RNA sequence: GCGGAGUAGUAGCAGUGGUAGCUCGUCAGGCUCAUAACCUGGAGGUCGGUGGUUCGAGUCCACCCUCCGCA
Repeated sequence: GCGGAGUAGUAGCAGUGGUAGCUCGUCAGGCUCAUAACCUGGAGGUCGGUGGUUCGAGUCCACCCUCCGCA
C1' cells in the first nucleotide's frame, strides 16, 4: 500500500433501516425430605470511537482505532 473483519449484558453468539434478542452464567420464586435436573420471573447493553445520510442506524457512508490476510 491492497483486501477482509469488529471486541455487543458474565461468557459465547444472532440480528431484512422500524421495541437490541438467544444460549450459558447470576438473582428470586416454584417443584423436592434435600440437592441436582426441570418450570416461571427479574437484574445486567451508551452494539470499538467520531461525524454524516435518514422521520428513524447495531445495520448504509466517511474517517479513526484494533485484529487478520496479502504485498

A computed fold for a 71-nucleotide RNA from Candidatus Colivivens equi, annotated as transfer RNA. Its mean pLDDT, the model's own confidence on a scale to 100, is 82. The sequence was found in a public genome assembly. The source organism's lineage runs through Bacteria, Pseudomonadati, Bacteroidota, Bacteroidales and Candidatus Colivivens. Rfam family: tRNA. The family's RNA type in Rfam is transfer RNA.